[in-house]
The part of an RNA shown here (small-subunit ribosomal RNA, 3' major domain) has 478 nucleotides and comes from an Elusimicrobiota bacterium. The coordinates come from a structure-prediction model, not an experiment, and the mean pLDDT is 84. Its Rfam family is "Bacterial small subunit ribosomal RNA". Taxonomically the source falls in Elusimicrobiota (Bacteria, Pseudomonadati).
Context: one part of a larger RNA
RNA sequence: UGACGGGGGCCCGCACAAGCGGUGGAUCAUGUGGUUCAAUUCGACGCUACGCGAAGAACCUUACCUGGGCUCGAACGACCGGUAGUAGCCUGAAUGAAAGUUUAGGCGAUCCGCAAGGAAGCCGGCCGAGGUGCUGCAUGGUUGUCGUCAGCUCGUGUCGUGAGAUGUUGGGUUAAGUCCCGCAACGAGCGCAACCCCUGUCCUGUGUUGCUACUCCGCAAGGAGAGGACUCUCAGGAGACUGCCGUGGAUAACACGGAGGAAGGUGGGGACGACGUCAAAUCAUCAUGGCCUUUAUGUCCAGGGCUACACACGUGAUACAAUGGCAUAGACAGAGGGCAGCAAGACAGCAAUGUGGAGCCAAUCCCUAAACUGUGCCUUAGUUCAGAUCGUGGGCUGCAAUUCGCCCACGUGAAGCUGGAAUCGCUAGUAAUCGCAGAUCAGCAGGCUGCGGUGAAUACGUUCCCGGGCCUUGUACA
Numbered sequence: 001u002g003a004c005g006g007g008g009g010c011c012c013g014c015a016c017a018a019g020c021g022g023u024g025g026a027u028c029a030u031g032u033g034g035u036u037c038a039a040u041u042c043g044a045c046g047c048u049a050c051g052c053g054a055a056g057a058a059c060c061u062u063a064c065c066u067g068g069g070c071u072c073g074a075a076c077g078a079c080c081g082g083u084a085g086u087a088g089c090c091u092g093a094a095u096g097a098a099a100g101u102u103u104a105g106g107c108g109a110u111c112c113g114c115a116a117g118g119a120a121g122c123c124g125g126c127c128g129a130g131g132u133g134c135u136g137c138a139u140g141g142u143u144g145u146c147g148u149c150a151g152c153u154c155g156u157g158u159c160g161u162g163a164g165a166u167g168u169u170g171g172g173u174u175a176a177g178u179c180c181c182g183c184a185a186c187g188a189g190c191g192c193a194a195c196c197c198c199u200g201u202c203c204u205g206u207g208u209u210g211c212u213a214c215u216c217c218g219c220a221a222g223g224a225g226a227g228g229a230c231u232c233u234c235a236g237g238a239g240a241c242u243g244c245c246g247u248g249g250a251u252a253a254c255a256c257g258g259a260g261g262a263a264g265g266u267g268g269g270g271a272c273g274a275c276g277u278c279a280a281a282u283c284a285u286c287a288u289g290g291c292c293u294u295u296a297u298g299u300c301c302a303g304g305g306c307u308a309c310a311c312a313c314g315u316g317a318u319a320c321a322a323u324g325g326c327a328u329a330g331a332c333a334g335a336g337g338g339c340a341g342c343a344a345g346a347c348a349g350c351a352a353u354g355u356g357g358a359g360c361c362a363a364u365c366c367c368u369a370a371a372c373u374g375u376g377c378c379u380u381a382g383u384u385c386a387g388a389u390c391g392u393g394g395g396c397u398g399c400a401a402u403u404c405g406c407c408c409a410c411g412u413g414a415a416g417c418u419g420g421a422a423u424c425g426c427u428a429g430u431a432a433u434c435g436c437a438g439a440u441c442a443g444c445a446g447g448c449u450g451c452g453g454u455g456a457a458u459a460c461g462u463u464c465c466c467g468g469g470c471c472u473u474g475u476a477c478a
Stems, first nucleotide, its partner, number of pairs: 001478002003475003007472007015462002019426005026318008034309002042053002064304007077127001079125005088107008110119003130293002133291003139287002141282003144278001146276001151190006157166003170181003196270004201238005207232001211227002214225003241264001244258005320419001324378007336367003341360002346355003385416001390411007432454007
């Protein structure tokens, strides 16, 4: 100087407390461990691995296993030698699961050069090829975490023999090393904040595909005329700064209250992550040193596996019901996507879906809501709760659904009556609850990323648990 302390002081955070909803019990989905297996490819392991890489394993993917093939090779470069109906194209045949191997017939070249010849091609050889082989403890790049925590440093000066100190400590204050005051310090840098984006109010401009205060037609629909007012679109601006008033404070920073205002003290949200820590993660995104391999650890193909199953754990979905279930009628979004696409009305089917195809390269057309509201039934029961499992019949995608896809109908109707010890999330348009869209994608979403609808409770407080910041103290630690 740090680090540590079941030392002290001050302070903060859904850290506790106060609340609401879960997990831990059940069934299923998914990931992991373990076990099994010819193989169940590999990586990730406290927080910071475990619905993680994987935004989608039937084949492919695919790296694994079994079997069958190829060996200058699936793609490229250099060198040496050889080759002429050659390269290439078309049609076959045999064998085979395919890949491939063997083989028949037909067509049939290019460039330089007058020609000879050369180039290119092909065949053989050789150097290089290839490797999701090893090492993330040889590395780059990228990422997680402490942590959006308020810290981490430097120049000059001063102090100290020196390591170092000072500044950065102190008194206040802040979300903040934020600002004020003081001070042997004076300044500066990386961080904080602001500048960027979205959202909340208003103004100006723009009015089509959007809108409708006015008119017309109409059963209806902004359908038509007309309009730019309104909603909205997307550009530009205004607006919030403790600016004003009061009180407190040290005349300061600032705090509290008030006015005005759509918004008030960082308005809400996002992007943004200092010096560094964990030899943290990744050689399987990529790149790369070294090592290993070269008729195989490369490469092609078929089938299988990654989907196994006594069990254990994580993350979720659905429930255990009446604030509910079922039936029927009616209403209201946002954000996205759409041409190898989205697909309306109509028709067939109980349905999945099919037939057909208007419209739409989309503010034009389509995908497109549910919780909710009205009425009726059910009456506390393993039930008109719950839906696992299994059977049968169908539908869709796709060469192909047996291992191993999704959906529909009928039948079947398991566990489960609110979950031990323990444990997680959340402070407001949040939790809870309800659906919708998108990426991936032929098909497959209970996962993920977004979107809107309905919409709470509680916070006395900082003694305690966890993590962190500053000062100080002890130390046999570095």